[in-house]
Context: one part of a larger RNA
Molecule: small-subunit ribosomal RNA, 5' domain
Organism: uncultured bacterium
RNA sequence: AUUGAACGCUGGCGGCAUGCUUAACACAUGCAAGUCGAACGGUAACAGAUCUUCGGACGCUGACGAGUGGCGGACGGGUGAGUAAUGUAUAGGAAUCUGCCUUAUAGUGGGGGAUAACGUAGGGAAACUUACGCUAAUACCGCAUACGAUUGAAAAAUGAAAGCGGGGGAUCUUCGGACCUCGUGCUAUAAGAUGAGCCUAUAUUAGAUUAGCUAGUUGGUGGGGUAAGGGCUUACCAAGGCAACGAUCUAUAGCUGGUUUGAGAGGAUGAUCAGCCACACUGGGACUGAGACACGGCCCAGACUCCUACGGGAGGCAGCAGUGGGGAAUAUUGGACAAUGGGCGAAAGCCUGAUCCAGCAAUGCCGCGUGUGUGAAGAAGGCCUUCGGGUUGUAAAGCACUUUUGUUAAGGAAGAAGAGCUCAUUGCUAAUAUCAAUGAGUGUGACAUUACUUAAAGAAUAAGCACCGGCUAACUCCGUGCCAGCAGCCGCGGUAAUACGGAGGGUGCAAGCGUUAUUC
Numbered sequence: 001a002u003u004g005a006a007c008g009c010u011g012g013c014g015g016c017a018u019g020c021u022u023a024a025c026a027c028a029u030g031c032a033a034g035u036c037g038a039a040c041g042g043u044a045a046c047a048g049a050u051c052u053u054c055g056g057a058c059g060c061u062g063a064c065g066a067g068u069g070g071c072g073g074a075c076g077g078g079u080g081a082g083u084a085a086u087g088u089a090u091a092g093g094a095a096u097c098u099g100c101c102u103u104a105u106a107g108u109g110g111g112g113g114a115u116a117a118c119g120u121a122g123g124g125a126a127a128c129u130u131a132c133g134c135u136a137a138u139a140c141c142g143c144a145u146a147c148g149a150u151u152g153a154a155a156a157a158u159g160a161a162a163g164c165g166g167g168g169g170a171u172c173u174u175c176g177g178a179c180c181u182c183g184u185g186c187u188a189u190a191a192g193a194u195g196a197g198c199c200u201a202u203a204u205u206a207g208a209u210u211a212g213c214u215a216g217u218u219g220g221u222g223g224g225g226u227a228a229g230g231g232c233u234u235a236c237c238a239a240g241g242c243a244a245c246g247a248u249c250u251a252u253a254g255c256u257g258g259u260u261u262g263a264g265a266g267g268a269u270g271a272u273c274a275g276c277c278a279c280a281c282u283g284g285g286a287c288u289g290a291g292a293c294a295c296g297g298c299c300c301a302g303a304c305u306c307c308u309a310c311g312g313g314a315g316g317c318a319g320c321a322g323u324g325g326g327g328a329a330u331a332u333u334g335g336a337c338a339a340u341g342g343g344c345g346a347a348a349g350c351c352u353g354a355u356c357c358a359g360c361a362a363u364g365c366c367g368c369g370u371g372u373g374u375g376a377a378g379a380a381g382g383c384c385u386u387c388g389g390g391u392u393g394u395a396a397a398g399c400a401c402u403u404u405u406g407u408u409a410a411g412g413a414a415g416a417a418g419a420g421c422u423c424a425u426u427g428c429u430a431a432u433a434u435c436a437a438u439g440a441g442u443g444u445g446a447c448a449u450u451a452c453u454u455a456a457a458g459a460a461u462a463a464g465c466a467c468c469g470g471c472u473a474a475c476u477c478c479g480u481g482c483c484a485g486c487a488g489c490c491g492c493g494g495u496a497a498u499a500c501g502g503a504g505g506g507u508g509c510a511a512g513c514g515u516u517a518u519u520c
Base pairs, nucleotide, nucleotide: 001519003517005516006515007514008513009512012368013367014366015365016364017363018361019360020326025324026323027322029321030320031319034071035070036069039068040067042064043063046062047061048060050057051056078279079278080277087204088203089202090201091200092199093198096196097195101192102191103190104189105188106187107186108185109143111141112140118133119132120131121130122129123128149158150157151156163184164183165182166181167180168179171178172177205251206250207249212242213241214240217239218238219237220236221235222234223233224232254276255275256274257273258269259268260267261266281302282301283300284299285298304315305314306313307312332358334357335356336355340354341352342351343350344349371401372400373399374398381392382391383390384389407456408455409454410453411452415447420442421441422440423439424438425437426436427435464509465508466507467506468505469490470489471488475504476503477502478501479500485492486491
């Protein structure tokens, strides 16, 4: 000098940060991932319209429980157990994939059979589940078409799709619509962007009281597999491969940008923030998907906890709060989606313990305050004294001022840009519809009794801690008597102790000051 600190004494305010370093120990409770009716059949609840014999009926409308379907639950958030290299950092590489997004080209024709919901009948304590029957789709499956796609030496062969919403002048109509137009989806291909997988080189803790290690092991050929190269896998063949430039084994450890110290070289470290990796009660496995071998998904085994009608079931805070335990030690079972960002949606919007805020803690850094001027009879009191006095000390009192902070009251920004709605102009178009763009108006704040400003009264509301033998700034008296005690080192204490305890005085820091611990 430093700290994610702890402990002791003390403690006024604000700003900005930080806050389980130990048990990757176990977890009560609540919340943390949903959304779309402009994909679908529908109507459990609420509201409206209509009918009603006032019991009710009716999806007609706003909407919408459960269900089918789509997208998202692979992001965001947590933790550091494992991992000394399947990791990370830096520099390169070729044999790959990539939902949503952007650009471009082409297409979007015509059919089919089911199934949940629902109904009926059962089983079960529950979790849940069985049979029969009905029905829809952007769910599922054929047919057609087929490009710069795939396969192939060529000929050739193979491979798609889905609709939905807004508006409308003629014409046609089975009165549903056809048709026109706009928007948005869907399919195929190519390119980009982003993200991801793979390979190589170099660097990356300690131990030789660890010296040999290795049979899919090292290489080749054929088969298989992967999005992709590869012993990735398999059959056969060869006998290789690594190692004192430390293989193998053991111990320890997430890595980095950085942080800290230092003049630097170097040392120590890897909290917060950012990048990468790994993990999600323990071990294993795959499914779905553009992407996982998936924290709040599935299956199996195990330990633990809970429910049970004993037949069987349920669970996973290393998400945010919170509880027990461990520990020297670390916070609220708070508010809001107003902003930023994310998911879904055409949008309105919904969800969001991400995030933004508030609460607690002197844990740290920074700033401010606890008054200012004057005031000698050098008051009283305390302490010392050579008894003359000295010191506390301009300190107090007194007098004159000020009002930061705090208290009370009033005013009061910025964080807000939007979206929606109304009006106007332009574009698209057959169209003064719709839709899109631009402009004007309206309108949205958790924090919040905000920041800040003004006024009122009043010195009023605010100083401690350690030390004083030397190192090291700061000295006397009393008590004690090798006792009680102090101590970082040297060392003090056995009757005048500047070293112990108290007092007066002094020194140093100051809302802190000391002690302990850590690193340089």